[in-house]
Molecule: Bacterial RNase P class A
Organism: soil metagenome
């Protein structure tokens, strides 16, 4: 000067309040007294995964969604750990949706002659054939409508690269090396790596384009859900009473409603549970490179619901500023982040004043 991992994130005391629990008092009112406990590393975003609850469900498939190198870890994951490969960095290290382009379809801007059935823009060559010219002829010279993908140019990408041979000029046309492909062998659980032989190049790129393949996924969420349950609310049934009143267009019968009382279930307000003992925390030992797992011991660590966890004061600490001092330092003043539980847990991501620790790299 950097890289990686981990940790802390103001401390102590006093006063006044708030929430919960235990105990006591009580005029029984969620009152008073006393004691104890009372936000985070992210409580956040609600992006993944699981527990729990209710609903649905024979099994399988389709559709849809997610994931996507290999192995492991876990309750599970898109997380984490270890490894492989590619790229970046002198390095410690960092980053990567990294299956299939020989199933099919599609796309490849601009530039450029040509972008996948390749293609003469600049060019190279006249050996054979053809044309033109010269020549009696042999032959010579020139050329494209002929041959050529070597040179230049365009582009992210030009149909293997580079060197040699070869040729009229060229070209995997031939050869060595490299790349690529196929087969075999070796190492590895695997991804993959290495080697040998063969092939003369056939197979450009894009799947974060459709798609194909493999694996996984039912829906809703604690306002889930369960229980208790007020009234001049309302429903059902029984009994009593009355034979009264009202309604069924006038009459008779019948039925219904109106009273008192008992029983029953539903259910609003409201209350209780769910609710915090849990894949829990701390320490030790053991296994493993590690994520993680097992065993033993100890501990109990918020539970509000118009929603508590706050305010003030003093001292100390950190940092900035000013003054004094030669200096160590002293005095004064200001500041101390991001943010706040709401069923719980494992992750990821994002925010964060200031500070600490460990390992490693490079340079002097």
């Nucleotide at each position: 000067a950097g890289c990686u991992g981990g940790c802390c994130g103001g401390g102590c005391a006093g006063u006044c309040g708030c929430u919960g629990c235990a105990c006591a008092a009580u005029u029984c009112g969620c009152u008073u007294g006393c004691g104890c406990a009372g936000a985070g590393g992210a409580a956040a975003g609600u992006c993944c995964g699981g527990g729990c609850u209710c609903c649905a469900c024979a099994g399988a498939g389709c559709a849809g969604g997610a994931u996507g190198c290999c192995g492991g870890u876990u309750a599970a994951c898109g997380g984490c750990c270890g490894g492989a490969c590619g790229c970046c960095g002198c390095g410690a290290g960092g980053c990567g949706a990294u299956g299939g382009a020989a199933a099919g379809u599609g796309c490849c801007a601009c530039a450029g002659a040509g972008a996948a059935u390749a293609g003469u823009c600049u060019g190279c060559c006249c050996a054979a054939g053809u044309c033109u010219c010269a020549g009696c002829a042999a032959u010579g010279a020139g050329a494209a409508c002929g041959g050529c993908g070597a040179u230049g140019g365009u582009g992210a990408a030009a149909c293997g690269g580079c060197g040699g041979g070869g040729u009229a000029a060229g070209a995997g046309c031939c050869c060595a090396c490299c790349g690529c492909g196929u087969u075999u062998c070796u190492g590895g659980c695997a991804a993959c790596a290495g080697a040998a032989a063969c092939g003369g190049c056939a197979c450009g790129g894009c799947a974060a384009a459709c798609c194909c393949c493999a694996u996984c996924c039912g829906g809703a969420g604690c306002a889930a859900g369960a229980c208790c349950a007020a009234a001049u609310a309302g429903g059902g049934g029984g009994g009593c009473g009355a034979u009264a009143g009202c309604g069924c267009g006038g009459c008779u019968c019948g039925c219904g409603c109106u009273g008192c009382u008992c029983c029953c279930g539903g259910g609003u307000a409201g209350g209780u549970c769910g609710c915090u003992c849990g894949a829990g925390c701390c320490g030790g030992c053991a296994g493993g490179c590690g994520a993680c797992u097992g065993c033993c011991g100890g501990c109990c660590c918020a539970g509000a619901u118009g929603a508590a966890u706050g305010a003030c004061u003093g001292c100390c600490g950190c940092a900035g500023c000013g003054c004094c001092g030669a200096a160590g330092g002293g005095c004064g003043u200001u500041c101390c982040a991001c943010a706040g539980a709401a069923c719980c847990c494992g992750g990821c991501u994002u925010a964060c004043a200031g500070g600490c620790c460990a390992g490693c790299u490079u340079c002097a």